A computed fold for a 72-nucleotide RNA from Candidatus Iainarchaeum sp., annotated as transfer RNA. It matches the Rfam family "tRNA". It is annotated as a transfer RNA. RNAcentral records the identical sequence in 2 taxa. Its mean pLDDT, the model's own confidence on a scale to 100, is 84.
RNA sequence: GGGCUCGUGGUCUAAUGGCAUGACAAUGCCCUUACAAGGCAUAGAUCGCCGGUUCGAUUCCGGCCGGGCCCA
Numbered sequence: 001g002g003g004c005u006c007g008u009g010g011u012c013u014a015a016u017g018g019c020a021u022g023a024c025a026a027u028g029c030c031c032u033u034a035c036a037a038g039g040c041a042u043a044g045a046u047c048g049c050c051g052g053u054u055c056g057a058u059u060c061c062g063g064c065c066g067g068g069c070c071c072a
Stems, first nucleotide, its partner, number of pairs: 001071007010024003018055001026042005048064005
């Protein structure tokens, strides 16, 4: 230098055009003499950044940044 692939709450992850899913973690309540476990609820995401296509983009296209793999 070239090719492929990934980037989504604090962490891991699903969704692949139509209001972003779940688990763990966090907070509150119930339960317990108390703690843990369990149950219920709540909050938490500019979907890496910039632009384009589209009525509509996490999803498609281009560029850039970062991680991984391969080639030279």